This is a predicted structure of a 692-nucleotide part of an RNA (large-subunit ribosomal RNA, domain II) from an uncultured bacterium. The coordinates come from a structure-prediction model, not an experiment, and the mean pLDDT is 83.
Context: one part of a larger RNA
RNA sequence: GCCAACGAGUUGAUGCAUACGGCUUGGCUAAGCCCUUUCGGGUGGAGCCGCAGCGAAAGCGAGUGUGAAUAGCGCGCUUGUCGUAUGUAUCAGACCCGAAGCCGGGUGAGCUACCCAUGAGCAGGCUGAAGUUUGUAGAAAUACAGAUGGAGGGCCGAACCCGUAGAUUGUGCAACAUCUUGGGAUGACUUGUGGGUUGGAGUGAAAAGCUUACCGAACUCGGAAAUAGCUGGUUCUCUCCGAAAGAGCUUUCGGGCUUGCGUCGCGUGUUCCCUUUGGGGGUAGAGCACUGGAAGGUCCCGACAGGUCGAAAGACCGCAGGACCUAUCAAACUCCGAAUACCAGAGGUCAAGAACGCGGCAGUUAGACGAUGGGGGCGAAGCUCCGUACGUCAAAAGGGAAACAGCCCAGAUCGCCAGUUAAGGUCCCUAAAUCCAUGCUCAGUGCAAAUAAGGAGGUGAGAUUUCUCCGACAGUCAGGAUGUUGGCUUAGAAGCAGCCACCAUUCAAAGAAAGCGUAACAGCUCACUGACUUAGAGAUCUUGCGCCACAAAUAAUCGGGGCUAAGCAUGGUACCGAAACUGCGGAUUUAUUUUUCUCGCAAGAGAAUAAUAAGUGGUAGGAGAGCGUUCUGUUCGCGCUGAAGGCAAAGGGGCGACCCAUGCUGGAGCGGACGGAAGUGAAAAUGUUGGC
Repeated sequence: GCCAACGAGUUGAUGCAUACGGCUUGGCUAAGCCCUUUCGGGUGGAGCCGCAGCGAAAGCGAGUGUGAAUAGCGCGCUUGUCGUAUGUAUCAGACCCGAAGCCGGGUGAGCUACCCAUGAGCAGGCUGAAGUUUGUAGAAAUACAGAUGGAGGGCCGAACCCGUAGAUUGUGCAACAUCUUGGGAUGACUUGUGGGUUGGAGUGAAAAGCUUACCGAACUCGGAAAUAGCUGGUUCUCUCCGAAAGAGCUUUCGGGCUUGCGUCGCGUGUUCCCUUUGGGGGUAGAGCACUGGAAGGUCCCGACAGGUCGAAAGACCGCAGGACCUAUCAAACUCCGAAUACCAGAGGUCAAGAACGCGGCAGUUAGACGAUGGGGGCGAAGCUCCGUACGUCAAAAGGGAAACAGCCCAGAUCGCCAGUUAAGGUCCCUAAAUCCAUGCUCAGUGCAAAUAAGGAGGUGAGAUUUCUCCGACAGUCAGGAUGUUGGCUUAGAAGCAGCCACCAUUCAAAGAAAGCGUAACAGCUCACUGACUUAGAGAUCUUGCGCCACAAAUAAUCGGGGCUAAGCAUGGUACCGAAACUGCGGAUUUAUUUUUCUCGCAAGAGAAUAAUAAGUGGUAGGAGAGCGUUCUGUUCGCGCUGAAGGCAAAGGGGCGACCCAUGCUGGAGCGGACGGAAGUGAAAAUGUUGGC
């Protein structure tokens, strides 16, 4: 891991509610006692509920309390009880499994820590303390030298004890080992045997170490099914409805309680909703009349710090305050002021799984994204916090968006090899237009979302304006002169370093010169003019589609191929396209109506049947109806001419859980109907046990 078996809302007591039943001349017994083979039957009226309430009470009583009150107000002005079942609550282990832990009684020092008693062990080598002795010196103490001697938590190193470093191992030889290397090795040494000390206790050269392979409190049994606001699991079917992730309080925030929202029953009977009429408002917007902010101007005023000019008078600038004008800003400004929303009246159809009230049972109180009005943040976030009876998901499948809970379309009762559409699409992948008309784009822009600023004779459209057959714009040819090298300055300054002036003449036209150039001249162009040619040329604004700006990790992408339309814009006609809608057939729920049957004196209740209409996605959850298993009561049956059980994708029935038949196997029990009672249904719990 797989398979099989086992595996989780039970039982008792006491309330409440619902259903059914007994009695209602109110209902019922409890313990005990008697009888009985079990089951059970009898007795037992103590006691409980009900029949009247109000008041603290005295007390009064369909009333009573308050009160001066014959007022008002509060509470009342009545109907059950017992049993069974189901739901639920409380107390109990209380749906099941799960702690770490706490307490009590015991068991442990054969491991290990320390201690006591009694034994044992330490190859070999080295060093050479004290002391002793001899010699020398000395009066001696003593010193020095030689010899002797054999001390030491001395030295090297086996046994022995330990475990420093590395490797091996790491489903091992081993729940700590092996190899190499290493420390101690006469000592605070090592070790045998016997004995002693223990669980808040021991022992500890102290690491909270060790106390029988995990010790910041051992092990074992018991209290004990400790407790777990936590995690996991919780077993058959179908039908109807169907949430919440909000509010308040909470040692409360991943838990609760009340309420909101769900469901079921009973009741009221349109109260819901829509339209209309009438209301109050101070939001959006707007405005500046108040409160404040802030820009420009004019004027007035100020013994107003200051700056500039001036000899001064004074002028100019600036500063503070005020008035007016212009143009403005505001959640905590308002002279104004909507749309919605809200409240009330009336009318109306709408008949909704509407509204409201009472009662049984819940679940929910981690929400998410989208739209929109706002706060926080950076007018960041797939960010965060509020509002909107907002939408979807949650709890919703289907089609579209390549893929994609929350976007767009659309809400799946079942069947159909029928039809029509929605969103979105129609070249191929891929169902349907290589459709029609008119334009735009040449950038693969684009065919996916996404607008930088700035730049550009890209190109289309529109508008305004200037020149133009008295010839424009462009081009070609020619001229572009004279006073004069204007004056000044300068080494020079001649149109062209710089300063000043910028006149005049001749002309068709020509600047005291727009640029290049020279040391300065020279030289080349320009403005301006003529001729030739010829019909448009120039400037500005608005706008469509494009270009650059534009940098990331696969060639790495428009979903792909690919496309010059199969791109963009406008208009049109077809078609495709979903579980939507329609058609045909079936199931089921509710409502209304029809018919039949059963019970009942009746009222009525129940069941079946047919038609019509509207429904039938669904998590938590509420309600209803069933299937199957074991045992059991009554009754009816089957079985060696073969029971149960097993095998067989294939027959039949049921919406389904399931049921029935058939063949083979098997070899002795089993079933139907109507009731009753449960150890009653497994795929999950790192479930338990067994097998593989």